[in-house]
Context: one part of a larger RNA
RNA sequence: CUGGGCGUAAAGGGCGAGCAGCCGGUCGGACUAGUCUGAUGUUAAAUGGCGGGGCCCAACUCCGUCGCCGCAUCGGAAACGGUACGACUCGAGCGGGUGAGAGGCAGGCAGAACGUGUAGUGUAGGGGUGAAAUCCACUGAUAUUACACGGAAUACCAAAAGCGAAGGCAGCCUGCUAGCGCCUUGCUGACGGUCAGUCGCGAAAGCGUGGGGAUCAAAAAGGAUUAGAUACCCUUGUAGUCCACGCCCUAAACGUUGCCAACUAGCUAUUGGGAGCAUCGACCCUUCCAGUGGCGAAGCUAACGCGUUAAGUUGGCCGCCUGGGAAGUACGAGCGCAAGCUUAAAACUC
Numbered sequence: 001c002u003g004g005g006c007g008u009a010a011a012g013g014g015c016g017a018g019c020a021g022c023c024g025g026u027c028g029g030a031c032u033a034g035u036c037u038g039a040u041g042u043u044a045a046a047u048g049g050c051g052g053g054g055c056c057c058a059a060c061u062c063c064g065u066c067g068c069c070g071c072a073u074c075g076g077a078a079a080c081g082g083u084a085c086g087a088c089u090c091g092a093g094c095g096g097g098u099g100a101g102a103g104g105c106a107g108g109c110a111g112a113a114c115g116u117g118u119a120g121u122g123u124a125g126g127g128g129u130g131a132a133a134u135c136c137a138c139u140g141a142u143a144u145u146a147c148a149c150g151g152a153a154u155a156c157c158a159a160a161a162g163c164g165a166a167g168g169c170a171g172c173c174u175g176c177u178a179g180c181g182c183c184u185u186g187c188u189g190a191c192g193g194u195c196a197g198u199c200g201c202g203a204a205a206g207c208g209u210g211g212g213g214a215u216c217a218a219a220a221a222g223g224a225u226u227a228g229a230u231a232c233c234c235u236u237g238u239a240g241u242c243c244a245c246g247c248c249c250u251a252a253a254c255g256u257u258g259c260c261a262a263c264u265a266g267c268u269a270u271u272g273g274g275a276g277c278a279u280c281g282a283c284c285c286u287u288c289c290a291g292u293g294g295c296g297a298a299g300c301u302a303a304c305g306c307g308u309u310a311a312g313u314u315g316g317c318c319g320c321c322u323g324g325g326a327a328g329u330a331c332g333a334g335c336g337c338a339a340g341c342u343u344a345a346a347a348c349u350c
């Protein structure tokens, strides 16, 4: 040191890149400090096992013998592990061909809606609600027509669809750019897996500076409701919502399910690609690979459910849990402009 766990009971890090560490495909001969083994020495006595003896028995105790955990030296073994070397191609990567996609960044353009302004028509209401009122309107509103301006978001297509590591991504076009699938089996030849620390990314809200401001709308004001109404409803409405740059770093960041690999019945739908068959050709059909869903063998599960996209059966590596409250708090430390974030207790109490 050792146990049991982490979909919903406590528990998977928000996501990725990746150093150290840990782990590591096939074949060969070589060496070997891990590993296994023999001998010798040592491992005080007591304790422990076995046999026997002494107190009436036992405990206790005495004698003999064996033994444990190891350590050292010498010798042996080479399956596993290790080291260096040689070789291999199925892991990994590269090349060639081809394909799909709201993946990212930048620029341009478009229509609908909305708001505002100006002008025309037109007249007494409009708006809003459960009902009203605040509110708007004869200085002409609402409605309607034309023109102009403005900001934000892109109906239909649209899907159980697609893409991305996650956050997330949707009008159209162009440019730049990242990843991925399939086919090929040409090249490299284990180059791999995971990853404490570290670095990067990270919705919304929030913060700083400057811009922008149509809509919506915390705060705020008013009108209602009500016993009250610091709400729900209504009329307004500022931050904000949008852009640039810099911060913040959280979330029911969820599949509440870490990553990688292998193995273990199927049926069905759908997306992308290939081959075969077919055809004038696209379809149809059969089959292979990759993804996304539904249902289910075995198995698992406390149950619910999961079930080749596992929560099945195994291996490797990381993270995390260990009764409730106090508390994700105090203190300390790091980070931050701040808000606060990260790390993280105890007394006490049930």
Base pairs, nucleotide, nucleotide: 003322004321005320006319007304008303012318014201015200016199017198021194022193023192025088026087027086028085030083031082032081034080035077036076037075038074039073040072041071042070048066049065050064051063052062053061054060091191092188093187094186095184096183097182098181099180103177104176105175106174107173108172109171110154114150115149116148117147118146119145120144121143125136126135162169163168206247207246208245209244210243211242216240220236221235222234223233258317259316260315261314262313263312266295267294268293269292270291271290272289273288274287275286276285299306300305323350324349325348332343333342334341335340
Model confidence (mean pLDDT): 89 of 100. A computed fold for a 350-nucleotide part of an RNA from a metagenome, annotated as small-subunit ribosomal RNA, central domain. Rfam family: Bacterial small subunit ribosomal RNA. RNAcentral holds the full RNA, with entries from SILVA.